[in-house]
Context: one part of a larger RNA
């Protein structure tokens, strides 16, 4: 429990595609289901309301009126919604001519660094810290030179810069492939928006099978620190991190801000275009993004402010005091870990 809300107080689904449903541009004609209007029938009486009357008043009672705005039926109307038919181009889309991009997938290649191995030079330390020690080194380390091997990540460029629905994406080349944008022309002709269920995608960690394993590093071991030190610091180090296939399906999955459309001052950066201008420019106009500041307005304030948290419309999701509790239970998904859905008693 509503005429309220959801950036930070409780509350936007992690993100998309989309069946049903809800909503839907301009115009002509028809119909008349919704809608508007009249007639008729019915809506019992009592009660309630209004007027008057009867008991001395009132309660009570009687008479009359209106009302019961509903339902059925029968006429009429045609603005809006709907339905049908036809037309339109502004919404939406298609094609052609261009463009930007770490969008995705696969294959191949590259250099720097790191570690390890082999050999040369060379000698007593190296490493590490606040200081040390564990550790490593005369069986020749560290350093340096040459050669080799391996795996992972790609410095500079790099930018509140780009791309992607979100998660996310950064060395180079090739192949395959998705989306986006401006301008112009032609075309389709409302084909649209949203979207319960459903389906798909979904960081990290984790799980299964098989590979791989340089560096890093949960667990673990040792050294320190300390009153203690199951930590912070140091020396090691296994899962894991990497690849393929399959699962998991969660995050402060955040802009803590659902999607779409329309309207509402400006200024200043920046990315990709168009167009005017020009020797080159500066600059003007405009479209699509991405930042900052700010007017009106909004807001509890902070702040938001054409990328709205302003003004409206359409549709979806969600909230309703704190704890108990994202627990119990049931159902369901998962190999498991666990996920989804999700209370109550009690208590303040």
């Nucleotide at each position: 429990u509503u005429g309220g809300g959801c950036g930070u107080a409780a509350a936007g689904g992690g993100c998309g595609c989309g069946c049903a449903g809800g909503c839907g541009g301009u115009u002509a004609u028809a119909c008349a289901a919704g809608c508007c209007u009249g007639g008729u029938g019915u809506g019992a009486a009592a009660g309630a309301c209004c007027a008057c009357a009867g008991c001395u008043c009132a309660a009570c009672u009687g008479u009359g009126g209106g009302a019961c705005c509903g339902c059925a039926u029968u006429g009429g109307g045609a603005a809006c919604u709907g339905u049908a038919u036809g037309a339109c181009u502004g919404g939406a889309g298609u094609u052609c001519a261009a463009g930007a991009g770490g969008g995705g997938a696969a294959a191949c290649u590259g250099g720097a660094a790191u570690u390890c191995c082999u050999g040369g030079u060379g000698u007593a330390g190296g490493g590490g810290u606040g200081a040390a020690a564990u550790c490593u080194g005369u069986a020749g380390a560290u350093a340096u030179c040459a050669g080799g091997a391996a795996g992972a990540a790609c410095a500079u460029c790099a930018g509140u810069g780009g791309c992607g629905a979100a998660g996310g994406c950064g060395a180079g080349u090739u192949u395959c492939u998705g989306g986006c944008u401006a301008u112009g022309a032609a075309c389709u002709g409302a084909c649209g928006c949203u979207g319960a269920g459903g389906c798909g995608c979904g960081a990290a960690a984790g799980c299964g099978u098989g590979g791989g394993g340089a560096g890093c590093a949960a667990a673990c071991a040792g050294g320190a620190u300390u009153a203690g030190a199951u930590a912070c610091c140091c020396u090691g180090g296994u899962a894991g991190u990497c690849c393929a296939c399959g699962c998991u399906g969660u995050a402060a999955a955040c802009g803590a801000u659902g999607u779409g459309c329309a309207c509402u001052a400006g200024g200043u950066g920046u990315u990709g275009g168009a167009c005017c201008g020009c020797u080159g420019a500066a600059g003007a106009u405009u479209c699509a993004g991405u930042g900052c500041c700010g007017u009106a307005g909004c807001u509890a304030a902070c702040g938001c402010g054409u990328u709205a948290a302003g003004u409206g419309c359409a549709c979806c999701g969600c909230c309703u005091g704190g704890g108990g509790a994202g627990u119990a239970u049931g159902c369901u998904c998962g190999c498991a870990a666990g996920g989804g859905u999700g209370a109550a008693a009690c208590u303040c």